[in-house]
Formats: sequence, structure tokens, C1' cells
RNA sequence: GGUGAUCGCUGGCGCCGAAAGGCGCGGGAGGAAAGUCCGAGCUCCACAGGGCAGGGUGCUGGCUAACGACCAGUCGGGGCGACCCGAAGGAAAGUGCCACAGAAAACAGACCGCCGCCUUCGGGCGGCAAGGGUGAAAAGGUGCGGUAAGAGCGCACCGCUCUCUCGGCGACGAGAGGGGCACGGCAAACCCCACCCGGAGCAAGACCACGCAGGGGGCGCGUGGCCCGCGCGACGCCCCCGGGUUGGUCGCUCGAGCCCGCCGGCAACGGCGGGCCUAGAGGAAUGAUCACCGGGCGGGAGACCGCCGACAGAACUCGGCUUA
Repeated sequence: GGUGAUCGCUGGCGCCGAAAGGCGCGGGAGGAAAGUCCGAGCUCCACAGGGCAGGGUGCUGGCUAACGACCAGUCGGGGCGACCCGAAGGAAAGUGCCACAGAAAACAGACCGCCGCCUUCGGGCGGCAAGGGUGAAAAGGUGCGGUAAGAGCGCACCGCUCUCUCGGCGACGAGAGGGGCACGGCAAACCCCACCCGGAGCAAGACCACGCAGGGGGCGCGUGGCCCGCGCGACGCCCCCGGGUUGGUCGCUCGAGCCCGCCGGCAACGGCGGGCCUAGAGGAAUGAUCACCGGGCGGGAGACCGCCGACAGAACUCGGCUUA
């Protein structure tokens, strides 16, 4: 854990009873009821409107009531691999930052070095950015040519970028051609772009009954931001103070419900048919004991014996996520 029995608890129906209550029948926690982190339904306030502020999401296509969930893919990263991970828009709109080190951290620049010329032999002037050095990052990479030394300076390949073609709904991929190459990184910095978001919550909210005492103040109030707009209020009333009631009913469980089968779809999911009703309390039930069976662990050769049983627990309801 399962079945049965006994004793309880709770609320439903039926019967008895004037009532209190009694009897009978059947129901009575979870995979997470939890955290309340997202998304909805429902209720109230304009069935919620315009703007500002603020917040969220951020590759593509689906799925859905909706989502930041889920499914399928693209790209990037990791791994020998099966596979795993991704806060994955924009850095040629603007602003800002890039510690230390280093010559220089982005309108480039020159410490060592290389080369040329001059020299009083200490060095000076000029050329270069290939080599060294610093750094997380140094202004395309490798090779050949070229040169005084060098350099996309020239060429080949790779990368980048632009155009075209083809495939794909798309993200994107493949191929061809042009261009010596411009645009360092950071948006988990401000920001920009696209899309989304009003607020509060079942103690929402509605109704009945009971009770008391009215008086004073405010001019506003209507929900957590501001402006507009809209609505309400001269009174059992919009707010505050004071007084009173602190009982009952509804919301409250039939619902984006559960199970089975078939069909569509890679899948998430959807459609159709059949079957089922599965807690609704309000100081708040769902428990205990025994027997048998089953599970785990230990002992024993065996028959058998002993021990253990977690995490937790409804409170308007669902879809996810997370944690135990």
C1' cells in the first nucleotide's frame, strides 16, 4: 500500500421524532492538495477608454481559453558518441563603458625591433606595422610573390560583405558572381525596435435576517502611480469619527472535467463515439485498532522470525513551472 471487520469524525439522501437526536444507505485528500513563480476562468470597480510613467516577452513555425508553459525545427556552443545546453532582436539611431597591463582600447598609435640616410658614435631624422612584448580583446587568417624593410601592395584558399539563382510557409540553408576588406567588444549599460500588460482578489462579490443612535466634520469619492475622460453622491450616505450586528443562504463545485476506443497530426494537440460523477468544511471531517495479503530491509542452510513504511495534506476552480 490492498481487502475485510470493529470503534469513531464529517457532511449528503431517506425514515422516525415536537425537538434534541437516533437508525439505515452510500461519499470523504494528493502526486504534489505545497511554494504562490507564470498564465487564465469567475467577481467587483467604465465588460477598463486616450496619453505619460512603469513592467514583461524577445530565432522560426505550430499548439492553446491563455502563457514566460509545451511541441517541432533553425542557428550557436559542448561532447569521440548516444546526446546535452542556450536571457538566441538591434552595436553603420544616439550616449556611455572597456579595470590592470600595455606605445596604443577605437577620428588610432609606435616600447623593443626591422629598413634607409646622417653622425661628434652618445644618437638624430624618416619609412614599416611583418616579428617580439602587454592584455579578456590589438584594426581579417594561412601561404606564395613582392620590397630597402614591409604592408591586401598583388595573387590563391578560408573568412567577411554585396548581388543573383535555387530549396524551405519561415528562422535559415546550398550554389554562382562581384568587392581587397569597410563595421573591435559590451544592450545580464542606458537606449532603440516589435508585441503584450488597468487594478484588486472568493475575507472577490450578492442576498436575507437581527441590532443600534445619532451627532460632528469633509467636498469629494469610485483600488496601487500621474493627467484626461467616464460614473456616483445633497443622503440609511461618498469618506472619516462614534454606536450596533458580528447569525444564515448563495458564490461552491458538471468542469478549458475524468476514463476507454477510433481517426487526423512527427509531436504538443485536436475531432468523433461510448461510459462516469469523483470532498465541498467553516474553529474547520478525512482517524485509530486488529487480521490476512503485498512491498522493502535484516537474521537464518531452510521452515520461519523480527523491523520499517516516506514527503505531506484540500478551502473558488483550472493550465503550467518549481520544490519535497
A computed fold for a 324-nucleotide RNA from a soil metagenome, annotated as Bacterial RNase P class A. The coordinates come from a structure-prediction model, not an experiment, and the mean pLDDT is 77. RNAcentral holds the sequence, with entries from MGnify.